[in-house]
Context: one part of a larger RNA
């Protein structure tokens, strides 16, 4: 696991994997808005509502949609498991940092630039669709454009000046971020002489002379061409805020100037959640698979190309390699891997579609946008295989999400309820959410445990005390007689819960053949338990196995009886 009979209570449940990763009517499974992006609905509204009250459908913007769920078909050093490495990379989102240098200077808006579309509203087109087209209007954190703010200093040209040392007007450059080149990023120990500059001391009018000092900053890793700065060029596709909301306060010479808390946004470094690649070792069966790979990369090298980034990943050139009886290279698998399960004294064997982890998939390859992130499928774009609607022209498609339907087959539930909880996503305290949860179906396991208890009285025992009268514990049997006690179950009432419903409470009814009636296998061994009775007579059957049955059957078929496990027991089949 499937099925046979048979089922009363309470609790927990698995459940269209196996066979067709075969095919699907229909409905649902992904949407989303705050004080805070954009409202003139010819949308409401209780009217200080003459800029612009409030709420607010639709639409434009953002953001999600790559996560979740479902299945195992593919796959055998692949995938996955330990474990390594990214000094070889991406990374939206969270969190903390960091952002005074823009835009090239004749007539510049910076108290705010432009110019457009949607929703509206009107005209249309088609048999048809989440198709669409022309006209007409408006907005922005869409889409674009582009100032101001406040210094200092370096370095590079350099008119021109001067015997020299020099001086020097003027000009230009230089935020961060890209490429590409240079430079620093330091360090074994110790002497001694020379040249320069400067200082101290002595001598000297000064020129000099002699002797002494000569000092100082370097991060990180085992380990870089690391972090970090610097020079010179690149570069103009990057940033450097025309934004929103709640408070309103100070100071004004009345032109106006200075302000707070938040939101979103934008670059850059860490950070977080991931990801991609990555070292090492492990795998079931097969030699009736023994050599395999290299044209057309096979195995190395050097360059380049491409990519987030390393690599024959590819492309050129250049070698001639790699792997194998420690099983390579083929086939096989009713093969996705692990954690884990079952069974076992131990060592093993089987199992592992299944709820955690990885991974691969979305009819079957392919190919791509879009985005931080997909080779996405509830997203396109072909092609193949199906298959839908149609006025025949054309148009839709993809349940291995949740129900649910054909088929398949031994094999598997409701085309209910809900977002209450548990998390997720969103512009969000508010929305969504067949993730989830609740019910229903459910003898898939799995747990607790009713189908009577007692007492009397009759028999029929045992032990004990004994004056052999009996008393006195006790076991039993009785369709005897009693009153007690209880639930299944029904019907209300709270709880329960989103709402119910169940239990769990409680009320009222509810038991004497207490008909509120266990089964389902046995009865010859093995193996608990009839040498009973009727019936068949090597027939019917039975029997795992040995055997039973030919006229006294302990084995068939039935009656009685009796045994085993019991709300479960039998049969098949796999395993151990």
């Nucleotide at each position: 696991u499937a099925u046979g009979c048979u089922u009363g209570u309470c609790u927990c449940a698995a459940a269209g994997a196996u066979u067709a990763a075969g095919c699907c009517a229909u409905g649902c499974a992904u949407g989303u808005c705050u004080c805070a992006g954009u409202a003139u609905a010819a949308g409401c509204u209780u009217c200080u509502a003459u800029a612009c009250g409030g709420c607010g459908a639709a639409a434009c913007u953002g953001c999600g949609a790559a996560u979740g769920g479902c299945u195992c078909a593919u796959u055998a050093a692949a995938a996955c498991a330990g474990u390594u490495g990214u000094a070889g990379u991406u990374u939206a989102u969270u969190u903390g940092a960091u952002g005074g240098u823009c835009a090239c200077u004749u007539a510049c808006u910076a108290c705010u630039u432009g110019g457009a579309u949607a929703a509206c509203c009107g005209u249309a087109g088609u048999a048809a669709u989440u198709c669409u087209a022309g006209a007409g209007c408006u907005a922005a954190u869409a889409c674009a454009u582009g100032c101001g703010u406040c210094a200092a200093a370096a370095c590079c040209c350099g008119a021109c000046u001067u015997c020299g040392c020099g001086g020097a007007a003027g000009g230009g450059u230089u935020g961060u971020g890209u490429u590409u080149a240079u430079u620093a990023g330091a360090u074994a120990c110790a002497g001694a002489a020379c040249c320069a500059a400067c200082c101290c001391a002595g001598g000297g009018c000064a020129a000099c002379c002699u002797g002494g000092u000569c000092u100082u900053g370097u991060g990180g890793u085992g380990a870089u061409u690391c972090a970090u700065a610097g020079u010179a060029a690149c570069u103009g596709a990057a940033c450097g805020a025309a934004u929103c909301g709640c408070a309103u306060g100070c100071c004004g010479a009345c032109g106006g100037g200075c302000g707070g808390c938040g939101a979103u946004a934008u670059a850059u470094c860490a950070u977080u959640c991931a990801a991609g690649u990555u070292u090492c070792u492990g795998a079931c069966c097969u030699a009736u698979c023994a050599g395999c790979u290299u044209c057309c990369g096979a195995c190395g090298g050097u360059a380049g190309g491409g990519u987030a980034u390393u690599g024959g990943c590819c492309u050129a050139c250049c070698g001639u390699g790699g792997c194998a009886a420690u099983g390579a290279c083929g086939g096989g698998u009713a093969a996705c891997g692990g954690a884990g399960a079952a069974u076992u004294a131990g060592g093993g064997u089987u199992c592992g579609a299944u709820u955690c982890c990885g991974g691969a998939g979305a009819g079957g390859g392919a190919g791509c946008c879009u985005g931080a992130g997909a080779a996405a499928c509830g997203g396109c774009u072909a092609c193949c295989a199906c298959a839908u609607c149609u006025a025949a022209g054309g148009a839709a498609g993809g349940c291995a999400g949740c129900a649910g339907g054909c088929g398949c087959g031994c094999a598997a539930a409701u085309u209910a309820c809900c977002c209450a909880a548990u998390c997720c996503u969103g512009a969000c305290a508010c929305a969504g959410g067949g993730a989830g949860g609740u019910a229903g179906u459910g003898a898939c396991a799995a747990g607790a445990a009713a189908u009577a208890a007692c007492a009397a009285u009759a028999c029929a025992g045992g032990g004990c005390a004994u004056a052999c009268a009996u008393g006195u514990c006790u076991u039993g049997u009785a369709a005897u007689u009693g009153g007690a006690a209880u639930g299944a179950g029904u019907a209300g009432a709270a709880u329960u819960u989103a709402a119910a419903u169940c239990c769990c409470u409680u009320u009222a009814c509810g038991a004497g053949u207490a008909u509120c009636a266990a089964u389902u296998g046995g009865a010859g061994g093995g193996c608990a338990a009839g040498u009973c009775u009727g019936g068949u007579g090597c027939c019917a059957g039975c029997a795992g196995c040995c055997g039973c049955g030919g006229u006294a059957a302990u084995u068939c078929c039935a009656g009685c009886u009796c045994c085993a496990a019991u709300a479960g027991c039998g049969u098949a089949u796999a395993u151990u």
This is a predicted structure of a 576-nucleotide part of an RNA (small-subunit ribosomal RNA, 5' domain) from an uncultured eukaryote.
The prediction has a mean pLDDT of 80.